[in-house]
Context: one part of a larger RNA
RNA sequence: UGGCGGGGGAGCACCACAAGGGGUGGAGCCUGCGGCUUAAUUGGAGUCAACGCCGGGAAUCUCACCGGGGGCGACAGCAGGAUGAUGGCCAGGCUAACGACCUUGCCUGACGCGCUGAGAGGAGGUGCAUGGCCGUCGCCAGCUCGUGCCGUGAGGCGUCCGGUUAAGUCCGGCAACGAGCGAGACCCCCGCCCCCAGUUGCUACCACCCCCUCCGGGGGGUGGGCACUCUGGGGGGACUGCCGCCGUUUAAGGCGGAGGAAGGAGGGGGCCACGGCAGGUCAGCAUGCCCCGAAACCCCCGGGCUGCACGCGGGCUACAAUGGCGGGGACAGCGGGUUCCGACCCCGAAAGGGGAAGGUAAUCCCUGAAACCCCGCCGUGGUUGGGAUCGAGGGCUGAAACUCGCCCUCGUGAACGCGGAAUCCCUAGUAACCGCGCGUCAACAUCGCGCGGUGAAUACGUCCCUGCUCCUUGCACA
Repeated sequence: UGGCGGGGGAGCACCACAAGGGGUGGAGCCUGCGGCUUAAUUGGAGUCAACGCCGGGAAUCUCACCGGGGGCGACAGCAGGAUGAUGGCCAGGCUAACGACCUUGCCUGACGCGCUGAGAGGAGGUGCAUGGCCGUCGCCAGCUCGUGCCGUGAGGCGUCCGGUUAAGUCCGGCAACGAGCGAGACCCCCGCCCCCAGUUGCUACCACCCCCUCCGGGGGGUGGGCACUCUGGGGGGACUGCCGCCGUUUAAGGCGGAGGAAGGAGGGGGCCACGGCAGGUCAGCAUGCCCCGAAACCCCCGGGCUGCACGCGGGCUACAAUGGCGGGGACAGCGGGUUCCGACCCCGAAAGGGGAAGGUAAUCCCUGAAACCCCGCCGUGGUUGGGAUCGAGGGCUGAAACUCGCCCUCGUGAACGCGGAAUCCCUAGUAACCGCGCGUCAACAUCGCGCGGUGAAUACGUCCCUGCUCCUUGCACA
């Protein structure tokens, strides 16, 4: 100087508690991991910070694993080679298959893996040799420098103290005075207003046409028009600026109020210090060294990564009546679309099939959102709850669904009656519930990333638990 303490003080955080809301832990299934099994069940990741993670898509491919088969040596040197290197081929054999190999022969025409060295290639090893990138401490507020001062020196002061803040944020004090990286500012999205622009929007307003009419009117189309909505570019707007109280008389600031679409950081995100963790990744890529080098390289076929007595993590669906089922009715946003999205028509009970307009897209399509509302049934029963499992038939993608895909219909209907110890998330348009889009993608979503709809409860506190920051103290630790 740091680190640590079942030392002290101050402050802070729903990856802490308290007050609350919803879960997990019990069930079935999905998925990842361990274990076991296996010819192989390729490998990595391991408290937070491994375990729907690498993987943002394992039937083949992917693929690194296993079984089987086949192929490959630039360059140099040496055996060999016109008494024919090398390459190719009919038929038969071998085989899952192949002039790969074997038998008999034919064509070709000058090089040469038989040997030594040396290569290509390697998802072979080492993330304890590395770059790059990422995680995490960190939803932190710290980390340093110049000059000066103190100390023999390591080093200290500054960075401390009082107050304050989300903040080493700011104010006041002080052997310090300043400065840099970080915080903030900055950038993007959302919320209010204005301007500019209109092949989307509106008939608000006008004209014309068509349809309905209980003649008051309503619906649709075309043209004009951009006013409104919207889209996308620019600008304004918030500063504790104003008032009151508190704060140490003044300050930073705190509390309340006015005005305002919005307040005291308006909400959300991007960015994220000096460094630590020999954190993770040689399997994204790059790369040192080591290794394989006729196999540890390359290709093909099949299998495996999906195996199942078990254990763990994360999810989905439930256990029902603020519910289930049947019928009818209403309202989004983000996005995507050319070997693509596909309206509409026909066939089918459905999955789906046959045609096919439009759209390279504010113009067409995906695109009927669902929860919700109305009417009806069910009546507390493992049931009209719940859908696992299995049987049968049908469909789609693909060369191919046996191992091992998804969908539809009928049948079958399991566990499950709210979950021990324990444990997770969340403070507002949040949690919870509801659906939709996209990614991957031929096909498969309970995943990931987004989007909108409905919309609570409870703190406005504390440091008790878990941890973090600062000051201080002890130390046999570095």

A computed fold for a 478-nucleotide part of an RNA from a Sulfolobales archaeon, annotated as small-subunit ribosomal RNA, 3' major domain.
Its Rfam family is "Archaeal small subunit ribosomal RNA". For this family Rfam cites "Crystal structure of the ribosome at 5.5 A resolution" (Yusupov et al., Science, 2001).
The coordinates come from a structure-prediction model, not an experiment, and the mean pLDDT is 82.
The organism belongs to Sulfolobales, within Archaea.